Predicted 3D model of a 74-nucleotide RNA (transfer RNA) from a Patescibacteria group bacterium. The source organism's lineage runs through Bacteria and Bacteria candidate phyla. It was read from a public genome assembly. Its Rfam family is "tRNA". Its family is annotated with triplet codon-amino acid adaptor activity in the Gene Ontology.
RNA sequence: GGGGUUGUAGCUCAGUUGGUUAGAGCGCCCGCCUGUCACGCGGGAGGUCAAGGGUUCGAGUCCCUCCAGCCCCG
Numbered sequence: 001g002g003g004g005u006u007g008u009a010g011c012u013c014a015g016u017u018g019g020u021u022a023g024a025g026c027g028c029c030c031g032c033c034u035g036u037c038a039c040g041c042g043g044g045a046g047g048u049c050a051a052g053g054g055u056u057c058g059a060g061u062c063c064c065u066c067c068a069g070c071c072c073c074g
Stems, first nucleotide, its partner, number of pairs: 001073007010026004019057001028044005051065004
């Protein structure tokens, strides 16, 4: 240099053929429970979907550019 793959919440990940409000588990915060903690139960916060642009009525999903990790080729 060329090709492939991955990037979504603090962490690990799901997200179907483009369509309703972007979700789960763990973690965090509040409450209940308890003599206290933990466990358990209920509720809540937290995301410009790596970044920039394009197509579309509509993009996490399609297209282009670009960055980073991993793998292969040279």